The part of an RNA shown here (large-subunit ribosomal RNA, domain II) has 691 nucleotides and comes from Picea glauca. The source organism's lineage runs through Eukaryota, Streptophytina, Embryophyta, Pinopsida and Picea.
[in-house]
Context: one part of a larger RNA
RNA sequence: GCCGAUGACUUAUAGGUAGUGGCUUGGUUAAGGGAACCCACCAGAGCCGUAGAGAGAGAGAUUCUUCAUGGGGCAAUUGUCACUUCUUAUGGACCCAAACCUGGGUGAUCUAUCCAUGACUACGAUGAAUCUUGGGUGAAACUAAGUGGAGGUCCGAACCGACUGAUGUUGAAAAAUCAGUGGAUGAGUCAUGGUUAGGGGUGAAAUUCCACUCGAACCCAGAGCUAGCUGGUUCUCCCCGAAAUGCGUUGAGGCACAGCAGUUGACUGGACCAUCUAGGGGUAAAGCACUGUUUCAGUACGGGCGGCGAGAGCGGUACCAAAUCAAGGAAAACUCUGAAUACUAGAUUGACCCAAUAAAAGGGGUAAAGGUCAGCCAGUGAGACGAUGGGGGAUAAGCUUCAUCGUCGAGAGGGAAACAGCCCAGAUCAUCAACUAAUGCCCCUAAAUGACCGCUCAGUGAUGAAGGAAGUACGAGUGCAAAGACAGCCAGGAGGUUUGCCUAGAAGCAGCCAACCUUGAAAGAGUGCAUAAUAGCUCAUUGAUCGAGCGCUCUUGCGCCGAAGAUGAACGGGACUAAGCGAUCUGCCGAAGCUGUGGGAUGUAAAAAUACAUCGGUAGGGGAGCGUUCCACCUUAGAGGGAAUCACCGGCGUGAGCAGGUGUGGACGAAGAGGAAGCGAGAAUGUUGGC
Numbered sequence: 001g002c003c004g005a006u007g008a009c010u011u012a013u014a015g016g017u018a019g020u021g022g023c024u025u026g027g028u029u030a031a032g033g034g035a036a037c038c039c040a041c042c043a044g045a046g047c048c049g050u051a052g053a054g055a056g057a058g059a060g061a062u063u064c065u066u067c068a069u070g071g072g073g074c075a076a077u078u079g080u081c082a083c084u085u086c087u088u089a090u091g092g093a094c095c096c097a098a099a100c101c102u103g104g105g106u107g108a109u110c111u112a113u114c115c116a117u118g119a120c121u122a123c124g125a126u127g128a129a130u131c132u133u134g135g136g137u138g139a140a141a142c143u144a145a146g147u148g149g150a151g152g153u154c155c156g157a158a159c160c161g162a163c164u165g166a167u168g169u170u171g172a173a174a175a176a177u178c179a180g181u182g183g184a185u186g187a188g189u190c191a192u193g194g195u196u197a198g199g200g201g202u203g204a205a206a207u208u209c210c211a212c213u214c215g216a217a218c219c220c221a222g223a224g225c226u227a228g229c230u231g232g233u234u235c236u237c238c239c240c241g242a243a244a245u246g247c248g249u250u251g252a253g254g255c256a257c258a259g260c261a262g263u264u265g266a267c268u269g270g271a272c273c274a275u276c277u278a279g280g281g282g283u284a285a286a287g288c289a290c291u292g293u294u295u296c297a298g299u300a301c302g303g304g305c306g307g308c309g310a311g312a313g314c315g316g317u318a319c320c321a322a323a324u325c326a327a328g329g330a331a332a333a334c335u336c337u338g339a340a341u342a343c344u345a346g347a348u349u350g351a352c353c354c355a356a357u358a359a360a361a362g363g364g365g366u367a368a369a370g371g372u373c374a375g376c377c378a379g380u381g382a383g384a385c386g387a388u389g390g391g392g393g394a395u396a397a398g399c400u401u402c403a404u405c406g407u408c409g410a411g412a413g414g415g416a417a418a419c420a421g422c423c424c425a426g427a428u429c430a431u432c433a434a435c436u437a438a439u440g441c442c443c444c445u446a447a448a449u450g451a452c453c454g455c456u457c458a459g460u461g462a463u464g465a466a467g468g469a470a471g472u473a474c475g476a477g478u479g480c481a482a483a484g485a486c487a488g489c490c491a492g493g494a495g496g497u498u499u500g501c502c503u504a505g506a507a508g509c510a511g512c513c514a515a516c517c518u519u520g521a522a523a524g525a526g527u528g529c530a531u532a533a534u535a536g537c538u539c540a541u542u543g544a545u546c547g548a549g550c551g552c553u554c555u556u557g558c559g560c561c562g563a564a565g566a567u568g569a570a571c572g573g574g575a576c577u578a579a580g581c582g583a584u585c586u587g588c589c590g591a592a593g594c595u596g597u598g599g600g601a602u603g604u605a606a607a608a609a610u611a612c613a614u615c616g617g618u619a620g621g622g623g624a625g626c627g628u629u630c631c632a633c634c635u636u637a638g639a640g641g642g643a644a645u646c647a648c649c650g651g652c653g654u655g656a657g658c659a660g661g662u663g664u665g666g667a668c669g670a671a672g673a674g675g676a677a678g679c680g681a682g683a684a685u686g687u688u689g690g691c
Base pairs, nucleotide, nucleotide: 001691002690003689004688005687006686011091012090013089014088015087016086018084019083020082021081022080023079026048027047028046032042033041063073064072065071094232095231101222102221103220104219105218106217112196114194115193116192117191118190119189120188121186124154125153126151131146132145133144134143135142159183160182161181163180164179165178166177167176198214200210201209207216235625236624237623238622239621240620245258246257248255249254259380260379262376263375264374265373266372267371268370273350274348275347276346277345278344279343285337286335287334291331293329294328295327298324299323302320303319304317305316307314308313351366352365353364354363383408384407385406386405387404388403389402390401391400392399413424414423415422428599429598430597431596433595435593440588441587442574443573444572448586450585451584453582454581455580461576467561468560471558472557473556475554476553477552478551479550480549488545490543491542492541494518495517496516500512501511524539528537529536600615601614602613603612604611626680628677629676630675631674633672638668646663647662648661649660651658652657
């Protein structure tokens, strides 16, 4: 891992609800008694009900409040006992699972310390004290040689250890092997026996060790501890169908109440929507009339500064500036104003059926959806994204937090290549039928290589800004132009004058002032280059030539650049100049949508027929059934002329399942209408057996 078996809402007592039954001359007994037991039977204490109101006395179909009710509150009623369902409480209370805590015991054959008795420690090195002899001295000290054999001394086996690496890592081994390596007469190592015990021991101290167990050993018991936590919880079909919100909580992943579901009953209702009528509002917008804010101009209180004066005061100011006035902004906590929506109330028409009718009008009835109330009884109380209106944040976030909707959640189908939350659309079943939605129609790939008018050349068509540009196509305005524009070519572009100043020089062109006159078709006291300064080239400007449009500004459409990322890769691919983009038009394709045909179920409505509506669904509620084991009843049918079982075969039923046939098997065992449960397996790192 697979297969088989096993494995989880039980039971007692007491409340509540619903259903069924008995009695309703109201119902019913409890303990106890009771013929062997259980019953029957006895036992009426007690309980529920028969009257409520009031704190009560007391009064009573009334009572309380009150001086009094004139008023007001509650009441003017109601079965009970069993059984069964659901549910609540108390018990282990649906099942499995802690870490712990407490009590009583068992452990020091491992290991830690200690005690007693013992054992072991190759070889080699170093050479302390002492002592002896010689030298030395008055005697010593001292000195030399020898002797000697000290030491938590040195080297290094046994022995004890464990610093490094490799191997091993389902190992040879639940700590080892191999190669190096530390100590090795010592605080050494080892043996045997003994001591200390669990909040205790022991500890050269690491929370170390106390039998592979140690921040409190192990065994048994309390004990089925408790677990607001995780996991699991077993047959079928039908109907309905949520929530992820508010408030509170030692509350935040829990719970209580409310909200939203189901079911039963009562009462309503004719829906929703559309049109119309009548309302209140202070949002969006707008505005500055209030409140506060703000820019500038005028007038200007007051202040600052400085002047004159002995002072009073006078007059000044390119300073600040109340107030007022003209113009102009801005506000969630401003409003002289003020929508759309939304909300409230009302009216009208429209669903189906009926009778009558030529028809309409009018009348009556009814289903679904919806609403209110009451009884019983659930889940939810982590929500997610999208759109709109806001707050927070950076007008960041697949961010966070509200409001109003939608979808997902609990929703399948078609589209968006793929893609819970986007677009279309809500799956009762069958169907090799039809029509459409969104989206699409060159090929992959169902359907147009459709029509018509434009745009784009960038493979733009897949994402991107500021900014940039004689890209291109419309449009608007304005100027010049056959008295000849724009561009090109030819020619002129002069004189006073080198204006004046300045300067070494300054002559159109370093700089400053001024910017005139003349000739002319035109020519600046000069646009740029240039020179030391001149010179030189050029421009403005003019003529000629040429011969028809040219220049500038702005709006719009589609394009261009801006444009850099890590394997080669962001039209889904091929490819495409339309098969791209913008208008218009006609077809077609396309879904579980709608329709056709044929079945089923639910409700109205528990016969039938028929009509209408409905039948996605998690948590969850309700209804109807199938099957297993056992019991009792019937006569237990049946059964070696072959039961259960197992395998195969076709059949019936919406399904759980059921009946039959053939073989196997070799002894039990079906139906009916009932009863009782150790009653249904795929999951729990379930348990157990096999492989």
Model confidence (mean pLDDT): 82 of 100.